[in-house]
This record gives sequence, structure tokens and C1' cells, in this order.
RNA sequence: GGGUCGAUAGCUCAACGGUAGAGCAGUAGCCUUUUAAGCUAUUGGUUCUGGGUUCGAAUCCCAGUCGACUCA
Repeated sequence: GGGUCGAUAGCUCAACGGUAGAGCAGUAGCCUUUUAAGCUAUUGGUUCUGGGUUCGAAUCCCAGUCGACUCA
């Protein structure tokens, strides 16, 4: 330098172009002599950045940044 893949909650990951979710973590409560474990509820998002297409974009297109793999 070429190619492929990836970037979404604090972490790991989902999400037919039509209300962005789950688990863990956090918070509150219950339970327990206490801790841990368990149960219930709940908070938390500029979907990497900038444009484009569209009535409508996390999703499609273009450019860029970063990371992984691969070829040379």
C1' cells in the first nucleotide's frame, strides 16, 4: 500500500428502512443476625465522525478516523 470485517448503555452483545433492546454492572426495596447469594422494581444512548438517498436511516450509499484479520 491492497482486500475483508468491526465501531450501539459502564462491560459483553442484539436489533426487516418504521417506538434502540437483552445479560452483567449501577440504584432502590424485599429476604437474611450480618455479608454473600436469591427475589422485585428501576436508572442509564449525540448508535465512531461528517455528508448523501428517503416521508422516515443504527440499518442503504460516499468520504474520513480507530481497531482486528489477511495479501504483498

The RNA shown here (transfer RNA) has 72 nucleotides and comes from a Candidatus Gottesmanbacteria bacterium. Taxonomically the source falls in Candidatus Gottesmaniibacteriota (Bacteria, Bacteria candidate phyla). Rfam family: tRNA. Rfam classes the family as a transfer RNA. Gene Ontology term of the family: triplet codon-amino acid adaptor activity. It was read from a public genome assembly. The coordinates come from a structure-prediction model, not an experiment, and the mean pLDDT is 80.